Description
A computed fold for a 332-nucleotide part of an RNA from a Cyanobacteriota bacterium, annotated as large-subunit ribosomal RNA, domain IV. RNAcentral holds the full RNA, with entries from ENA. The prediction has a mean pLDDT of 86. Lineage of the source: Bacteria > Bacillati > Cyanobacteriota.

[in-house]
Context: one part of a larger RNA
RNA sequence: UCAUGGCUAAGGAACUCGGCAAAUUAACCCUGUAACUUCGGGAGAAGGGGAUCCUACCCGCUUAGGCGGGAGGACGCAGAGAAAUGGCCCAGGCGACUGUUUACCAAAAACACAUGGCUUUGCGAAAACGAGAGUUGACGUAUAAGGCCUGACACCUGCCCGGUGCCGGAAGGUUAAGAGGGGAUGUUAGCGCAAGCGAAGCAUUGAAUUGAAGCCCCGGUAAACGGCGGCCGUAACUAUAACGGUCCUAAGGUAGCGAAAUUCCUUGUCGGGUAAGUUCCGACCUGCACGAAUGGUGUAACGAUCUGGGCACUGUCUCGGCCAUGAGCUCG
Numbered sequence: 001u002c003a004u005g006g007c008u009a010a011g012g013a014a015c016u017c018g019g020c021a022a023a024u025u026a027a028c029c030c031u032g033u034a035a036c037u038u039c040g041g042g043a044g045a046a047g048g049g050g051a052u053c054c055u056a057c058c059c060g061c062u063u064a065g066g067c068g069g070g071a072g073g074a075c076g077c078a079g080a081g082a083a084a085u086g087g088c089c090c091a092g093g094c095g096a097c098u099g100u101u102u103a104c105c106a107a108a109a110a111c112a113c114a115u116g117g118c119u120u121u122g123c124g125a126a127a128a129c130g131a132g133a134g135u136u137g138a139c140g141u142a143u144a145a146g147g148c149c150u151g152a153c154a155c156c157u158g159c160c161c162g163g164u165g166c167c168g169g170a171a172g173g174u175u176a177a178g179a180g181g182g183g184a185u186g187u188u189a190g191c192g193c194a195a196g197c198g199a200a201g202c203a204u205u206g207a208a209u210u211g212a213a214g215c216c217c218c219g220g221u222a223a224a225c226g227g228c229g230g231c232c233g234u235a236a237c238u239a240u241a242a243c244g245g246u247c248c249u250a251a252g253g254u255a256g257c258g259a260a261a262u263u264c265c266u267u268g269u270c271g272g273g274u275a276a277g278u279u280c281c282g283a284c285c286u287g288c289a290c291g292a293a294u295g296g297u298g299u300a301a302c303g304a305u306c307u308g309g310g311c312a313c314u315g316u317c318u319c320g321g322c323c324a325u326g327a328g329c330u331c332g
Base pairs, nucleotide, nucleotide: 001327002326003325004324005323006322007321008320010318011317014316019313028050029049030048031047036041038152052074053073054072055071057070058069059068060067061066075079087311088310089309090308091307092306093305094303095302099111100110116149117148118147119146120145121144127136128135129134153298154297155296156295158228159227160226163225164224165221166220167219168218169217172216173215174214178210179209183205184204185203186202187201190197191196229247230246231245232244233243256290257287268284269283270282271281272280
């Protein structure tokens, strides 16, 4: 010096990103216990008190050994005399909860979950594996099984089908192989003095016509993927605009919430808390760029969760000091 322990006057978070670390609390008995609440909880809420030994006294019980309560007394720094053994409260965010996870930097607000919904599937099911046989699904049968989303509970879940997807439709348009074979070219039996003409067959090419699904087309569907406007004017102070005009759209964001895990400007403005508060809580709404199962808003309980505050407590600090044990280094 470092590591691990112990103590520390006065103060008590002034430390620090942050009470990180440490300290406080603590088992048992009695008492007492709020808001809120899904009536179960919250709750060990919080808070307060007790404890050892002796007695020939009093009361109660007694299994006759004693036990409990009271009264009086004794000792100690201290009576749960050591060790072990909850700190607590208030408010907010997120996630309902118990659970799961990055073996070895992340335990969480992520995953899961019960719940809700959409969708596929009639059984040799759909779906999945396999070249197949076959297997799982399931020795199950729509109160079942698969896929996707949501995520207890309460109140709810608005508008848009124009685009993409999916489902249904089949009149018309487009359309492959195939079918179809008119025609064309080559070859040459034959004809011709020659130039040349040229049947059948074969070979090459190949028109009209016909030809399914799909696509175009017509409908449906958003708890399918997704989307949910702009400008101008207007009220008897001003301001604002219930109202009007106009352009565009498939439709122009409803309820609820809102500087939010979302707000750039921004430390927005007002209120609260502090002597002083970029955080926090309550409001406002000008939502850069919330919004309804990509769920919206609440919510008791729960959480080694995140944020703010308070009490208690302390070497975190003012500001250091001392002690014990161990280790390396330095000096000796």